[in-house]
RNA sequence: GCAUUGAGACGAUCGCUUGUUGGAGUAUCAGUCAACAAGAGGAAAGUCCGGGCAGCAUAGGAUACGACAGUCGCUAACGGCGACCGGGGGUAACCCUAGGGAAAGUGCCACAGAAACGAAACUACUCUACUGGUUAGAGCAAAGGUGAAACGAGUGGGGUAAGAGCCCACAGUCUGCCUUGGUGACAAGGUGGGGAGGUAAACCCUGUCGGCUGCAAGGGGAACAGCUCAGAUAAGUGAUCCGCUUGAGAUGUUCGCGCAAUCCGCUUGAAUAGCGUAGCAAUACACUAUCUAGAUAGAUGAUCGUCCUCGACAGAACCCGGCUUAUCAAUGCAGCA
Numbered sequence: 001g002c003a004u005u006g007a008g009a010c011g012a013u014c015g016c017u018u019g020u021u022g023g024a025g026u027a028u029c030a031g032u033c034a035a036c037a038a039g040a041g042g043a044a045a046g047u048c049c050g051g052g053c054a055g056c057a058u059a060g061g062a063u064a065c066g067a068c069a070g071u072c073g074c075u076a077a078c079g080g081c082g083a084c085c086g087g088g089g090g091u092a093a094c095c096c097u098a099g100g101g102a103a104a105g106u107g108c109c110a111c112a113g114a115a116a117c118g119a120a121a122c123u124a125c126u127c128u129a130c131u132g133g134u135u136a137g138a139g140c141a142a143a144g145g146u147g148a149a150a151c152g153a154g155u156g157g158g159g160u161a162a163g164a165g166c167c168c169a170c171a172g173u174c175u176g177c178c179u180u181g182g183u184g185a186c187a188a189g190g191u192g193g194g195g196a197g198g199u200a201a202a203c204c205c206u207g208u209c210g211g212c213u214g215c216a217a218g219g220g221g222a223a224c225a226g227c228u229c230a231g232a233u234a235a236g237u238g239a240u241c242c243g244c245u246u247g248a249g250a251u252g253u254u255c256g257c258g259c260a261a262u263c264c265g266c267u268u269g270a271a272u273a274g275c276g277u278a279g280c281a282a283u284a285c286a287c288u289a290u291c292u293a294g295a296u297a298g299a300u301g302a303u304c305g306u307c308c309u310c311g312a313c314a315g316a317a318c319c320c321g322g323c324u325u326a327u328c329a330a331u332g333c334a335g336c337a
Base pairs, nucleotide, nucleotide: 001333002332003331004330005329006328008307009306010305011304012303013302014301016039017038018037019036020035021034022033023032041313045324046323048322049321050320051319052318053214054213055212056211060242061241062240063239065210066209067208068207069206070084071083072082073081074080085099086097087096088095089094100205101204105203106202107199108198109197117152118151122144123143125139126138127137128136129135130133154170155169156168157167158166173194174193175192176191177190178189179188180187181186218264219263221255222254223253224252225251227249228248229247234246235245236244237243271290272289273288274287276285277284278283308311
C1' cells in the first nucleotide's frame, strides 16, 4: 500500500415480540395459560443517488428546470460497479481523476504591472534632429521587470540601422488526410496545413436521462330512489401549456360484509448458503439445500457462573442495489528502508 475475515464464547434462571400446536373459556374472535420454534447491522446510521411497489392516463407530447459527460462492458436501474484509454501524484507497491465543446456567441481575468486579450509600449536597443539633455521625433517588440497567466513555437543560422517566424533548417505543438494495431477510447508511423492566451465547479452550445407524490403511499361493497350543489369558461392530473379522465355530497330502501381498527399492505426476496460453468473482472446462468425479526409507543433484555485476546461504532419500522460517514480486532499478500 492492497485485499479479506470476525463482531466475545458456553451454561442456568427470570422476562419481552412473533409464529405453530394444544388446554380452559367463548356464539365467533381477541385476550389468557402451557409446550416448541424464531428473534438487529456491517454499517440497521446520513436519507445523498437509483429501482421495485402504490395512487393519479397503462404516465403521452412540448417548454421550463435539474442531473450527468473518455471508451467498452455489467445491471431492474443509477450520478453505481468492472476493465481499459488519456492526464496527474508517488523511490516503489499503488493511488487520484468535477475527462464533451473555448476554431458558434456573450461575459470575466483580482493584486502587481507600461500593457490582461483591444494592440499597445515603462526600461532597454537602433536611427534622425539640435538647445547635447533625466531632450524631442521615428523604428522595433528580441532582452528586463510584474503576475496564476504577458500577445503566445524552442534551438541554430540568415537578415537588419537595430530587431522580430521577417525568412530558412531541425525539433516540438495543434489540426486534416492516409497506413498499421485495437470492438472502441486511443497508440505508432507517414504526409499536408496552421499560429489559435486562460476560464464552461461563468452564461451558453451539444448529447443522454428525469411526469408528480411517497407505506402518514394505498386498500377495505353493490344496486335503486328522490334531494342539494356543480354543470365544462368546472373539477382532477401538485412547475406551465397541450392532451387525457370525470359529476360531487349526504339521506333512504334492498342484498352483502364487519367486534371498522391496534385490520390488510408487512415480509418468499433483483433472497440466503454451498457447489459448478462462462468471463481478466463487474456479473450472468445452472444445480442442491434453507426460510432467516416484522413491532405500532414500538420486543430483541436482565441476573448469575465459567473461560478468553476483556469486547469499538452502534438498534430494524415497506423492500432492495449503491455511495458516504462512524468504528474495534485479526489475517494474508506486495513495496520501501